[in-house]
RNA sequence: GCAGGCCGGGUGACCGCGGGCCUUUAGGGGCUCGAGGAAAGUCCGGACACCGCAGGGCAGGACGCUCUCGUGAGAGAGGCGGCGAAAGCCGACGGAAAGUGGCACAGAAAACAGACCGCCGGUCGCGGAUCUCCGGAGUCGCGACAGGUAAGGGUGAAACGGUGGGGUAAGAGCCCACCAGCGGCCCUGGCGACAGGGCCGGCUCGCCAAACCCCGUCCGGUGCAAGGUGAACAGGCUCCGCCGACGCUGCCCGCCGAGGAGCCGGGUAACCGCAUAGAUGGAUGGUCACCCUCGACAGGAUCCGGCUUACAGGCCUGCUAAC
Numbered sequence: 001g002c003a004g005g006c007c008g009g010g011u012g013a014c015c016g017c018g019g020g021c022c023u024u025u026a027g028g029g030g031c032u033c034g035a036g037g038a039a040a041g042u043c044c045g046g047a048c049a050c051c052g053c054a055g056g057g058c059a060g061g062a063c064g065c066u067c068u069c070g071u072g073a074g075a076g077a078g079g080c081g082g083c084g085a086a087a088g089c090c091g092a093c094g095g096a097a098a099g100u101g102g103c104a105c106a107g108a109a110a111a112c113a114g115a116c117c118g119c120c121g122g123u124c125g126c127g128g129a130u131c132u133c134c135g136g137a138g139u140c141g142c143g144a145c146a147g148g149u150a151a152g153g154g155u156g157a158a159a160c161g162g163u164g165g166g167g168u169a170a171g172a173g174c175c176c177a178c179c180a181g182c183g184g185c186c187c188u189g190g191c192g193a194c195a196g197g198g199c200c201g202g203c204u205c206g207c208c209a210a211a212c213c214c215c216g217u218c219c220g221g222u223g224c225a226a227g228g229u230g231a232a233c234a235g236g237c238u239c240c241g242c243c244g245a246c247g248c249u250g251c252c253c254g255c256c257g258a259g260g261a262g263c264c265g266g267g268u269a270a271c272c273g274c275a276u277a278g279a280u281g282g283a284u285g286g287u288c289a290c291c292c293u294c295g296a297c298a299g300g301a302u303c304c305g306g307c308u309u310a311c312a313g314g315c316c317u318g319c320u321a322a323c
Base pairs, nucleotide, nucleotide: 001319002318003317004316005315006314007313009291010290011289012288013287014286015285017034018033019032020031021030022029023028036297040308041307043306044305045304046303047302048223049222050221051220060219061218062217063216064215065078066077067076068075069074079093080091081090082089083088094214095213099212100211101208102207103206116153117152118149119148120147122145123144124143125142126141127140128139130137131136161179162178163177164176165175166174180204181203182201183200184199185198186197187196188195189194227272228271229270235264236263237262238261239260240259243257244256246254247253292295
């Protein structure tokens, strides 16, 4: 330095908090249990619960190298790529050669390319020297015009393979040799991803899919405030008719009061769900003494499993050897 595992102040006294049990003269008393490796983030999977559902599809979402294990999330072992001297670490790791889109600044041009400088030939004009049969001819330089050229310069993270030769007006995979990459076929090893090798094709195709998208696999929705059982009192409404009072002396009728029934209050409160911590008024703490290496990140809320993130300091085991 790397990997894996573990601990996460200790002991005692006193005071205090929550649950359970026992006891009690109802004031209390006793015994016992009481957060974590992540209880966190709520990112996945499952149990459980309710709703939905003939079957299938669209939309949307998740995932994406191989083998094995696992219901699954995921784990183990490998392959490939990157980093490291090594032990080892990291990787959303299908497709950019189906389509669409993007690539800041700089730069002429940023993706079926592109002519700024440079290079090259052509036409026209001007000029110099040379030749001349005096009409011109070729040559050199400068300028203009329309072209060719991606080898060189310059810009950039990136400029459409690299080196050498041939070729050409100048150039260019335009052609050739070698190298690199890609694609196709074949052989060998491996269960496989893949690796090694051979032959062929000038094919040279930039990067980004955690941009849309394409391909493949999978997915019904909501989460314990799920869901189940389910009151009492006040108050309100409707109905009943034995009764009483009033209009009214009596009957009908109306109204009021007591009584009874139903509904509302309310699917509310409470209980269950719910746990050998366990609530909703939400507990797990404080003080003192001693010791040590002087103590980090942080606290349950239906449960279990996985992943990720945070963490002072310390212990154990294995491995590496550049300086």
Molecule: Bacterial RNase P class A
Organism: Gaiellaceae bacterium